Predicted 3D model of a 75-nucleotide RNA (transfer RNA) from a Candidatus Nanoarchaeia archaeon. Its Rfam family is "tRNA". Its family is annotated with triplet codon-amino acid adaptor activity in the Gene Ontology. The RNAcentral record of the sequence draws on ENA. The coordinates come from a structure-prediction model, not an experiment, and the mean pLDDT is 81. The organism belongs to Candidatus Nanoarchaeia, within Archaea.
RNA sequence: GGGCCUGUAGCUCAGCCUGGUCAGAGCGAUUGGCUCUUAACCAAUAGGUCGGGGGUUCGAAUCCCCUCAGGCCCU
Repeated sequence: GGGCCUGUAGCUCAGCCUGGUCAGAGCGAUUGGCUCUUAACCAAUAGGUCGGGGGUUCGAAUCCCCUCAGGCCCU
C1' cells in the first nucleotide's frame, strides 16, 4: 500500500442478505410481590445519536460514499 471481518442497552448477542408495526432477547440494574430474612421465583419499570459524518429514499440498524477503532490475510 491492497483485501476481508467486527462495532446495536452496563455485559453477551439477534435483527442487516430481502429498507416499512414503537429497535429486540438473555444476563445485569431498580421497584414491587412472595419470604421471619436472604437467595430463588413472579411481575413491572428504566436504560439505545444501531462507532462517527454525509448521501439515496415517502421511509435507513439495513442500500451507497467517506471516516474512526479493533482483528485477520496479502505484498